[in-house]
Context: one part of a larger RNA
Molecule: small-subunit ribosomal RNA, 5' domain
Organism: uncultured prokaryote
RNA sequence: GACGAACGCUGGCGGCGUGCUUAACACAUGCAAGUCGAACGGUGACCCAUCUUCGGAUGGUGAUCAGUGGCGAACGGGUGAGUAACACGUGGGCAACCUGCCCCUAGCUCUGGGAUAACUCCUCGAAAGAGGUGCUAAUACCGGAUAUCACCUCCCUGGACAUCCAGGGUGGUUGAAAGUUUUUCGGCUAGGGAUGGGCCCGCGGCCUAUCAGCUAGUUGGUGGGGUAAUGGCCUACCAAGGCGACGACGGGUAGCCGGCCUGAGAGGGCGACCGGCCACACUGGGACUGAGACACGGCCCAGACUCCUACGGGAGGCAGCAGUGGGGAAUAUUGCACAAUGGGCGCAAGCCUGAUGCAGCGACGCCGCGUGAGGGAUGACGGCCUUCGGGUUGUAAACCUCUUUCAGCAGGGAAGAAGCGUGAGUGACGGUACCUGCAGAAGAAGCACCGGCCAACUACGUGCCAGCAGCUGUGGUAAUACGGAGGGUGCAAGCGUUAAUC
Numbered sequence: 001g002a003c004g005a006a007c008g009c010u011g012g013c014g015g016c017g018u019g020c021u022u023a024a025c026a027c028a029u030g031c032a033a034g035u036c037g038a039a040c041g042g043u044g045a046c047c048c049a050u051c052u053u054c055g056g057a058u059g060g061u062g063a064u065c066a067g068u069g070g071c072g073a074a075c076g077g078g079u080g081a082g083u084a085a086c087a088c089g090u091g092g093g094c095a096a097c098c099u100g101c102c103c104c105u106a107g108c109u110c111u112g113g114g115a116u117a118a119c120u121c122c123u124c125g126a127a128a129g130a131g132g133u134g135c136u137a138a139u140a141c142c143g144g145a146u147a148u149c150a151c152c153u154c155c156c157u158g159g160a161c162a163u164c165c166a167g168g169g170u171g172g173u174u175g176a177a178a179g180u181u182u183u184u185c186g187g188c189u190a191g192g193g194a195u196g197g198g199c200c201c202g203c204g205g206c207c208u209a210u211c212a213g214c215u216a217g218u219u220g221g222u223g224g225g226g227u228a229a230u231g232g233c234c235u236a237c238c239a240a241g242g243c244g245a246c247g248a249c250g251g252g253u254a255g256c257c258g259g260c261c262u263g264a265g266a267g268g269g270c271g272a273c274c275g276g277c278c279a280c281a282c283u284g285g286g287a288c289u290g291a292g293a294c295a296c297g298g299c300c301c302a303g304a305c306u307c308c309u310a311c312g313g314g315a316g317g318c319a320g321c322a323g324u325g326g327g328g329a330a331u332a333u334u335g336c337a338c339a340a341u342g343g344g345c346g347c348a349a350g351c352c353u354g355a356u357g358c359a360g361c362g363a364c365g366c367c368g369c370g371u372g373a374g375g376g377a378u379g380a381c382g383g384c385c386u387u388c389g390g391g392u393u394g395u396a397a398a399c400c401u402c403u404u405u406c407a408g409c410a411g412g413g414a415a416g417a418a419g420c421g422u423g424a425g426u427g428a429c430g431g432u433a434c435c436u437g438c439a440g441a442a443g444a445a446g447c448a449c450c451g452g453c454c455a456a457c458u459a460c461g462u463g464c465c466a467g468c469a470g471c472u473g474u475g476g477u478a479a480u481a482c483g484g485a486g487g488g489u490g491c492a493a494g495c496g497u498u499a500a501u502c
Stems, first nucleotide, its partner, number of pairs: 005498005012369006018362002020327001025325003029322003034071003039068002042065001047060005078280003088204007097197002102193008110144004119134001121132004150173003154169006206252003213243003218240008255277004259270004282303005305316004333359001335358003341355001342353004372402004382393004406443001408438005416429001419426002446491005451472003457486002460483002467474002
């Protein structure tokens, strides 16, 4: 000097930041991912129109609930356990790859079918839930037709030579879905783009030799499997290789980086907040769905733990936001709002959003401001010291003349709003910032130190005691070093101490 700090004493205001570094310990409660009626059938409500056997039925309108279906839920948010690794950084490669939504281009959108949830009825169960019967719809599901381009077999030509690329021909296989209030919105196939990802390689960045040898899917080949894709990724056979003092293998520690702190630099230390990447989601394992997961708020199995139970059986996962217990020197509110920005769904209105925007708490940090200004000597009183003359506190106070920042009170009062909505209208923050006015010096100073290093000295008390202390040291009767006091010095809403680091 610096800090995500803590502790002691003290504490007026504001702005901007920042706040579990420890137990990846366990969690009560609430919320954190839904949305679409312009995909679909129901349920139930109101009004209008038509029909009516006067029960109601059909159509329209706006809406709700659960269900089928679509998209999203793989983003956003958290944490740093594991990981010494192509995890990260940087530079390349894929003639070895994928990519929902979005953009561009071309073509197509024909014709049939059978179910099923919801619902009805019944049954079992304490519950969670489950089973059976009957009915029904779709942009749900399944056939058929078409398809130059796409994929596969074969052939030809050109390029390259690595099992590859481009063009042409032949045979085979594969697709679609409608809805509507109009402009429309969609769906399918193929090619290209964009974005996002997957894989491979060179180089770089910890400690330890009191770890010296390590290795059988091990190293390579062939055939096969698997994947979007290369590959011992997996498998069968064959060969005997591969790595290592330029540190293999083992052990310890650790998320990596942009950066942050320090330093003249070289370097050293760190990786909180913010941003990029990675890994994880009670512990271990596994796959399903899907464009994308081996999936924090999905599923299955095992384990530990907790809870409910009618003892037969079930339920759960805060390293999301708040909050609780515990641990600890130590770290906040069970707040407001979707107004803005962004995200999901939707044609839209809109709904959801503990992302985010704000507010609350903490001098935790940085910055700014204030606690008054000018005058004022009889140098007052008091305190302390004294050579008893005085000195000092000290222009300090009193007193006089002013000012009113901040806080307080009163009045006014935003921008942030673009958009959306026919229109009226629409701001959490917030009656906040800011502006104006009012009253009165009024409400606002402490902490550490004073032997030397090191700015700042006296008297008293104590008497190697009590104590101080970073080093040197100090204290045994005149202690500028202990204790309180007067005075002084340094910083100042802070000042000191401690820990770690340069």